A computed fold for a 475-nucleotide part of an RNA from Rhizobium leguminosarum, annotated as small-subunit ribosomal RNA, 3' major domain. Its Rfam family is "Bacterial small subunit ribosomal RNA". The coordinates come from a structure-prediction model, not an experiment, and the mean pLDDT is 84.
Context: one part of a larger RNA
Formats: sequence, structure tokens, C1' cells
RNA sequence: UGACGGGGGCCCCCACAAGCGGUGGAGCAUGUGGUUUAAUUCGAAGAAACGCGCGGAACCUUACCAGCCCUUGACAUGCCCGGCUACUUGCAGAGAUGCAAGGUUCCCUUCGGGGACGGGGACACAGGUGCUGCAUGGCUGUCGUCAGCUCGUGUCGUGACAUGUUGGGUUAAGUCCCGCAACGAGCGCAACCCUCGCCCAUAGUUGCCAGCAUUCAGUUGGGCACUCUACCGGGACUGCCGGUGAUAAGCCGAGAGGAAGGUGGGGAUGAGGUCAAGUCCUCAUGGCCCAUACGGGCUGGGCUACACACGUGCUACAAUGGUGGUGACAGUGGGCAGCGAGCACGCGAGUGUGAGGUACUCUCCAAAAGCCAUCUCAGUUCGGAUUGCACUCUGCAACUCGAGUGCAUGAAGUUGGAAUCGCUAGUAAUCGCGGAUCAGCAUGCCGCGGUGAAUAGGUUCCCGGGCCUUGUACA
Repeated sequence: UGACGGGGGCCCCCACAAGCGGUGGAGCAUGUGGUUUAAUUCGAAGAAACGCGCGGAACCUUACCAGCCCUUGACAUGCCCGGCUACUUGCAGAGAUGCAAGGUUCCCUUCGGGGACGGGGACACAGGUGCUGCAUGGCUGUCGUCAGCUCGUGUCGUGACAUGUUGGGUUAAGUCCCGCAACGAGCGCAACCCUCGCCCAUAGUUGCCAGCAUUCAGUUGGGCACUCUACCGGGACUGCCGGUGAUAAGCCGAGAGGAAGGUGGGGAUGAGGUCAAGUCCUCAUGGCCCAUACGGGCUGGGCUACACACGUGCUACAAUGGUGGUGACAGUGGGCAGCGAGCACGCGAGUGUGAGGUACUCUCCAAAAGCCAUCUCAGUUCGGAUUGCACUCUGCAACUCGAGUGCAUGAAGUUGGAAUCGCUAGUAAUCGCGGAUCAGCAUGCCGCGGUGAAUAGGUUCCCGGGCCUUGUACA
């Protein structure tokens, strides 16, 4: 000087408390451990691994296993030979591939040759998701969006170093004020950026419709007031008032005004460092290793196994509900090998046909809520696992191993022990919708809107963190 303390003081945080909803019990989905296996590829491991890499394993992916094959190689550069190219068809084969037949190069040219393409040959080499993240770059997690981390000059000390950065107030903040052997400065904080909320201006199609006509319909005429769209600006600054404070910074006020009030809400933004944290399987890369194999191709299998254990979720256990009927209202986004209205067929998944739209034009496209009826507390008209049969769709192909539909079947489950998680407002809870990936496949992920609470006026305690101080046999 740090680190640590079941030392002290001050302060903060969904940290506790006050509340609401869960997890832990059940079934299923998914990840992991374990076990099994020819293989169940590999990585991730308290918080900060475990719906994580994977934004989608039937083949491919794929790195794993078995078998069948290749050896200058699937890919790159250089050298030599040579033009039998490519491609099509047939046969063998699980295919890779092999054999046979047909087919018989192209461009430039100074006519010497050069280039492209594919074939053959020898060698330099290619290749490796092989090892080392404790050799590394890059990227990332975490403490933590916590308020800290430092420097120059000066001063003090023999010196390590200290001071500044401590102190009194204050703040979300090393934020600001005052004081002070310090005076300044840098990286962080804040602001500048994006978005939502109010207003003005500009613009008026695909959007809108107040008034005037018109229609089944903003459909058409007409208009651009309004909504909306998208661009330029304004607006909030403790600016005003009162109180308080040290005349300061600031704090308090169901104060005024205002769409918005004290950082207006949300996002992006992550200082110096910590964990030899994670990643050599994104990529790059040192070293080591393989070289007819640890490289390459193919078929099939595996990553989907199942006594069990854990994490994360979904669906429930019902009446604030189930079922039937009726029935209103979004927003973000996507769409041409795609979205698909309407019509017809089918109980349905879906099928046939196909208008329109390269999109504020057409389309994908709501549900819960509300109203009416019924069920009357039961393992039920709750719950839907499991299984049987019959189908649909995608795809070369759904046996291992896809999703969906109909009929039948109807398991556990009656609110969950110890323990434990999230959340402070348009939040939790609840309801659906969209997108990426994607032929097909989501209860996951990333977004979007609908309905919409309770509680906290506190810091004694638990976890974590910041500042000062103290002890130390630790560095």
C1' cells in the first nucleotide's frame, strides 16, 4: 500500500421487510449428470455451466460409430505431358465409384505462343472440428451502469509512499458547494445519440373524411381541416413562488403554470482492473502431433438410448372455471421457388381453383374480455398423458426419428416438505399475435400489442456493493 475480520461508523440495492405470482409435488417438453452403447461427437461447471454454443440433428448438418472406397487428394500455388473435354445413355453396385457406348473443347494471337476448362504424371505441398484458452490475438461473461481508476507539477517523508481523491454538507453519481499544501488535468458519471409522450411548420398517396354530393362499402367526385405517415423545429431549465439550509450546493410543497417536473419513461452506451473466468469447434495464430491417415468420399447407424438424479419451462389440478352459441377491438413484423383473398370439396388437418399485391394499396390477421345457455363440486362436461385405428402435409426418403387432424382411449394430478425465484407501474399477473432459423418441425429465443393489479411513507436482520476508520502472525 492492499486484502481480510462471526471489528466499528455512514450510505445504497426487489438485499430484507410489505405485497402479488411462481419453482420445489403431478404429466409432458427441453438441457445436464449418471448409466448404457459400436457410437450415444465436442465444449460449457457456484454466483457468472445446465431451453447454454444449437436463430431449429430424418439424409445433409456431423465433428461420433460400423462397413465399402480414394491417396498431390474435396480445396490453393508452381512444373511437365497431352486434348480422349463437359455432357447424355446403358450395365454393376447400398452409394461413393467402376466399365461400355455416343459425343470430340473454347477464347486471344505478331502464328512463335499465351489463357480458360477438364484429364494424366512426379514432387514441393494440400488437409486435420487433432492437442495446448496455462503460449496468444480477437470476441465474450462477471463484479457493475457499481462510482470509481489515474496522471502532471508542487509539497511532505531516508524510503515504500502519502497528499490531491481525506473533512463538513449534498447527489442517482469523485454530482455539486464549502473548507483544506495543494493546484490543475485525463478515463469514467452526466450531457450530446435513438425511441415513446405534447405542440408548430412542410407534404397529401397507397392514408384520412368535418362540411357538400354519391355508394352495399371513403366506393366515387371533391377536399387535406382531422387521424396518420416522415422530415424540420419548439418544449423542462429547480426557470417561477413559498419554506428550509451556511448568504452555498441542495432539499421540501396533493404550490402555480404545463402534454410532461425535478435524470419525464425506455434503450444504446460498460472506466482502470478481478476471476491464468470462457472460447485453439466462428475466425486468426505460436508450438507440438498425424501424413495410403488423426486427411478425403459414400451408405447405414448414432447425437433422439433409460433403473435413476438435478436445472429451466409448458399444461393442469378447476366455478374469477369448463363446454356450446353469439361476438367487438390491436400492434410489431413477413411475403414472388413466397403471401394467398374469394368460391367449391372435406367432420377436420387439408385439397382444388385462383382475384390481388414486389406492398400505408393485396395478403398473412387476433385471443382473453363482453352477452346468452348449460354443468353444480364430482377425479367430474376438471385434467389431458398414454395407447389403438384411420388420415393430412412437407420432403428422394418420416422404421429407428417429423409436425398436424379425426374417432376411440382416458393416466398422474384435489395447490405441492425442507427450501427457493421473479417483480415497484402500463410493472407483476394474464391473453393472444409476429419474426429469425426453416422443405418440414418450438412449450425455446427475439419482439409486439390487448386486459391490467397489490404493496413499500422503513433499514434491526440476511446477500451483494461504495466511502472512512481500526486490528492483523496474510501478500